[in-house]
Molecule: transfer RNA
Organism: Candidatus Wirthbacteria bacterium
RNA sequence: AGGUCUGUAGCUCAACUGGUAGAGCAGUGGUCUCCAAAACCAAAGGUUGUAGGUUCAAGUCCUACCAGGCCUG
Numbered sequence: 001a002g003g004u005c006u007g008u009a010g011c012u013c014a015a016c017u018g019g020u021a022g023a024g025c026a027g028u029g030g031u032c033u034c035c036a037a038a039a040c041c042a043a044a045g046g047u048u049g050u051a052g053g054u055u056c057a058a059g060u061c062c063u064a065c066c067a068g069g070c071c072u073g
Stems, first nucleotide, its partner, number of pairs: 001072007010025004019056001028042004049065005
């Protein structure tokens, strides 16, 4: 330099053919307990890497860029 894959909650990952972004773990509050752990219940937590484009509507499609992995030279 070229090719390819990935980027979504603090972490690990979902989201079907474009149709209102979820789960587990962690953390927080509660129940239980003499206290704690475990268990159970509840709530919270997101500019979907960045900037544009297409569309009534974009995590999803298109373009450029950024970061990381792999391959080729």